[in-house]
Context: one part of a larger RNA
RNA sequence: GGACGAACGCUGGCGGCGUGCUUAACACAUGCAAGUCAAGGGGGUCUCGGGGGCAACCCUGGGAUAACCGGCGAACGGGUGCGUAACACGUGAGCGACCUGCCGAUCUGCGGGGGAUAGCCGGCCCAACGGCCGGGUAAUACCGCAUACGCUUGGUUUGGGGCAUCCCUUGCCAAGGAAACUUCCGGGGCGGAUCGAGGGGCUCGCGGCCUAUCAGCUAGUUGGCGCGGUAACGGCGCACCAAGGCGACGACGGGUAGCUGGUCUGAGAGGAUGGCCAGCCACAUUGGGACUGAGAGACGGCCCAGACUCCUACGGGAGGCAGCAGUGGGGAAUAUUGCGCAAUGGCCGCAAGGCUGACGCAGCGACGCCGCGUGUGGGAGGACGCCUUUCGGGGUGUAAACCACUGUUACCCGGGACGAACAACUGGCAUUGGCCAGUCUGACGGUACCGGGUGAGGAAGCACCGGCUAACUCCGUGCCAGCAGCCGCGGUAAUACGGAGGGUGCGAGCGUUGUCC
Numbered sequence: 001g002g003a004c005g006a007a008c009g010c011u012g013g014c015g016g017c018g019u020g021c022u023u024a025a026c027a028c029a030u031g032c033a034a035g036u037c038a039a040g041g042g043g044g045u046c047u048c049g050g051g052g053g054c055a056a057c058c059c060u061g062g063g064a065u066a067a068c069c070g071g072c073g074a075a076c077g078g079g080u081g082c083g084u085a086a087c088a089c090g091u092g093a094g095c096g097a098c099c100u101g102c103c104g105a106u107c108u109g110c111g112g113g114g115g116a117u118a119g120c121c122g123g124c125c126c127a128a129c130g131g132c133c134g135g136g137u138a139a140u141a142c143c144g145c146a147u148a149c150g151c152u153u154g155g156u157u158u159g160g161g162g163c164a165u166c167c168c169u170u171g172c173c174a175a176g177g178a179a180a181c182u183u184c185c186g187g188g189g190c191g192g193a194u195c196g197a198g199g200g201g202c203u204c205g206c207g208g209c210c211u212a213u214c215a216g217c218u219a220g221u222u223g224g225c226g227c228g229g230u231a232a233c234g235g236c237g238c239a240c241c242a243a244g245g246c247g248a249c250g251a252c253g254g255g256u257a258g259c260u261g262g263u264c265u266g267a268g269a270g271g272a273u274g275g276c277c278a279g280c281c282a283c284a285u286u287g288g289g290a291c292u293g294a295g296a297g298a299c300g301g302c303c304c305a306g307a308c309u310c311c312u313a314c315g316g317g318a319g320g321c322a323g324c325a326g327u328g329g330g331g332a333a334u335a336u337u338g339c340g341c342a343a344u345g346g347c348c349g350c351a352a353g354g355c356u357g358a359c360g361c362a363g364c365g366a367c368g369c370c371g372c373g374u375g376u377g378g379g380a381g382g383a384c385g386c387c388u389u390u391c392g393g394g395g396u397g398u399a400a401a402c403c404a405c406u407g408u409u410a411c412c413c414g415g416g417a418c419g420a421a422c423a424a425c426u427g428g429c430a431u432u433g434g435c436c437a438g439u440c441u442g443a444c445g446g447u448a449c450c451g452g453g454u455g456a457g458g459a460a461g462c463a464c465c466g467g468c469u470a471a472c473u474c475c476g477u478g479c480c481a482g483c484a485g486c487c488g489c490g491g492u493a494a495u496a497c498g499g500a501g502g503g504u505g506c507g508a509g510c511g512u513u514g515u516c517c
Base pairs, nucleotide, nucleotide: 001517002516003515004514006513007512008511009510010509013372014371015370016369017368018367019365020364021330026328027327028326030325031324032323035072036071037070041069042068044065045064046063047062048061049060050059051058052057079283080282081281089207090206091205092204093203094202095201098200099199100198103196104195105194106193107192108191109190110189111145113143114142120135121134122133123132124131125130151176152175153174154173155172156171159168160167161166181188182187209255210254211253216246217245218244221243222242223241224240226238227237228236258280259279260278261277262273263272264271265270285306286305287304288303289302308319309318310317311316336362338361339360340359344358345356346355347354348353375405376404377403378402385396386395387394388393409458411453412452413451414450415449419444424439425438426437427436428435429434461506462505463504464503465502466487467486468485472501473500474499475498476497482489483488
């Protein structure tokens, strides 16, 4: 000198864009943060019609309803940095050892049965959470049967390839494996197969912390064979066999730490750093476990154990903010229990639409960066006051007053957006679903912005002035009180302390402290 997620002191007009618990991964009141499908997957419930019936009720059509069964989602999005020195990360290869819901393309099928169970009804237990028994019901829920290809497994076979357990290719045989239908006739859905896209799993090379006051470490350890397990290779697990494997190129141990793109600094080399944003990883009160599923070993799922909190009728139950706000606590220190789904994106749905503390906005904080303003011109040999003086004067100082203007901003009035085009509906034209037109939709917001009006009015401080270092005098004090980054000032004329006048530097900031280069 530069930088900062900063803090502290004094001061403080406005706007834009950013940014804001670095400490206790401490504990959390309250609300919200993941639902959706009623086009029909299902039975119900409520309601309004039509028909039949004396009635109970039956048939039929429309609307509403998400408690229940069922489907999809809930594995994304959002948070945090505990752990981790590791194939965690970065980068480059590889899988002849793998998986893949939704999406795109192509081919193809959608027959026929069965038994239950929630909801519901009845009874009972229970403070609560909830539970038990009986009855009875539906499905795109569940279970058989039929159907199948280029599917799977095993055997066999033709040709070819490779170092490779194998791979590609042509046939055959055996065994096995599927479904769910709906319709407003446009379509949607379900099953099988192949390819793709995107995503995931696994392996290897290389790379990047400190410590030798850690020197030896290792028994599933290293390898083989076999079996098991997995989507898949593998000591991943197990039996047997061999005795290996790693290490001063630092094994093993200890400490510290999420990694990276980047960021800061620097001429560079390098050093420091990893907050915000983006990619990857890890975690979700602590520890362990599996289930469901295409996908989790699952933050707002389940089970067990621990600590803690709460409720209790003492028998037993409920809970998990490192989601968004917010509270206590800790701390030098870090914000609103705001508005909206209008946009972008996500989930569900044919759609309309619903949900979305993701997100878009607004609020608070000079925390940072950037921009603007606090007026402009004229105005005396120069007021007052204050300071100083050699008492003549000098300084403050064109500064003020005063005169003439301007109108950024602030204030008042008026106008007033872009962000919106989709989807849907209507019409037209095309006609494998496209194009055009119209109608509708804005949290921010009556905001930005534009025009008019009023009127210099509301808007300047902070540090420093001995040298380094730009800026000097007076008074007070008297090694006191104090200053101080270093050298050093102060003991009676202190440009170094305190005040004043003046000056210098920056300016809505200026200084101080801390940290890095």
Molecule: small-subunit ribosomal RNA, 5' domain
Organism: uncultured soil bacterium